[in-house]
């Protein structure tokens, strides 16, 4: 100097998945409360007047169409989605990625009141411009 692995800190990211407080405890941690964010069920009216094994439905960006294969699966494509960091926000471009997985259990259109559930998990160190605000300085 280079490569690999592990841990920590920091900066930021995907996502609803965050913040604060109380009690017990030496602590680790456990049990709660509130706010905030997100999802489901659920009237009138409206919609549907056809659907119901070719089952149906939900969360999510994650759908579509081809080819190979007995299948599992693999490859390409695609609706759609993300990053792109001088303090914040918006926009453009180069560039780089995702395009899954799971759940309900015969059953759900919308839906006020109301009822109910979740707040996990996984990553990370710097390409170029425009606008608005703000900060600093004078």
């Nucleotide at each position: 100097a280079c490569c690999u692995u592990a841990a920590g800190a920091u900066u930021g990211c995907c996502u609803a998945a965050u913040c604060a407080c109380u009690c017990a405890g030496u602590a680790a941690u456990g049990a709660g409360u509130g706010a905030g964010c997100g999802g489901a069920g659920g009237a009138c009216c409206c919609a549907a007047u056809u659907a119901u094994u070719u089952g149906g439905g939900g969360u999510g960006a994650a759908u579509u169409c081809u080819g190979a294969g007995c299948a599992a699966u693999c490859a390409g494509u695609u609706a759609g989605g993300g990053c792109g960091a001088g303090u914040u926000c918006u926009c453009u471009c180069a560039g780089c990625c995702c395009g899954a997985a799971c759940c309900c259990g015969a059953c759900a259109g919308c839906u006020a009141a109301c009822u109910u559930c979740g707040c996990a998990g996984g990553c990370u160190u710097c390409g170029a411009g425009a606008g608005a605000a703000g900060a600093c300085a004078a």